[in-house]
RNA sequence: GCCUCCGUAGUUUAAUGGAUAAAAUGUUAGAUUCCGGUUCUGAUGAUGGUGGUUCGAUUCCACUCGGGGGUA
Numbered sequence: 001g002c003c004u005c006c007g008u009a010g011u012u013u014a015a016u017g018g019a020u021a022a023a024a025u026g027u028u029a030g031a032u033u034c035c036g037g038u039u040c041u042g043a044u045g046a047u048g049g050u051g052g053u054u055c056g057a058u059u060c061c062a063c064u065c066g067g068g069g070g071u072a
Base pairs, nucleotide, nucleotide: 001071002070003069004068005067006066007065010025011024012023013022018055026044027043028042029041030040031039048064049063050062051061052060
């Protein structure tokens, strides 16, 4: 250089074109307790970026950024 795969909350995973992107865990506040843990309730927080297709994009397409693998 060329080919190929991946990128979603702090972390681990869902959502294969449809209404508000779901859950676990974490963090934080409260309840419970003599204190802590456990348990319960609330809050918190994400689609790598730009453009395109479409009535509608996490999903399809192009380019780009970052990472993994293959090839001489």
Predicted 3D model of a 72-nucleotide RNA (transfer RNA) from Lacihabitans lacunae. The coordinates come from a structure-prediction model, not an experiment, and the mean pLDDT is 81. Rfam family: tRNA. Rfam describes the family as follows. Transfer RNA (tRNA) molecules are approximately 80 nucleotides in length. The sequence is in RNAcentral, with records from ENA and Rfam.